Source information:
This is a predicted structure of a 73-nucleotide RNA (transfer RNA) from an uncultured Clostridia bacterium. Rfam family: tRNA. Its family is annotated with triplet codon-amino acid adaptor activity in the Gene Ontology. Rfam classes the family as a transfer RNA.

RNA sequence: GCCGGUGUAGCUCAGUUGGUAGAGCAGCGCAUUCGUAAUGCGCAGGUCACGUGUUCGAGUCCCGCCACCGGCU
Numbered sequence: 001g002c003c004g005g006u007g008u009a010g011c012u013c014a015g016u017u018g019g020u021a022g023a024g025c026a027g028c029g030c031a032u033u034c035g036u037a038a039u040g041c042g043c044a045g046g047u048c049a050c051g052u053g054u055u056c057g058a059g060u061c062c063c064g065c066c067a068c069c070g071g072c073u
């Protein structure tokens, strides 16, 4: 230099054909317990790496850009 993949909650990851962004763990509250853990119920947490374009509507499609991983030379 060229090719491919990944980037979504604090962490690990889903998100199918463009149509309200989700789960598990972690956190907080309550219940339970003599108390803790475990368990149950509930709550909160997101500029979808970043910018731009298309569209009535973009995590998803186009273009650019950044980081990381792999391959080729």
Stems, first nucleotide, its partner, number of pairs: 001072007010025004019056001027043005050064002053061001

The prediction has a mean pLDDT of 82.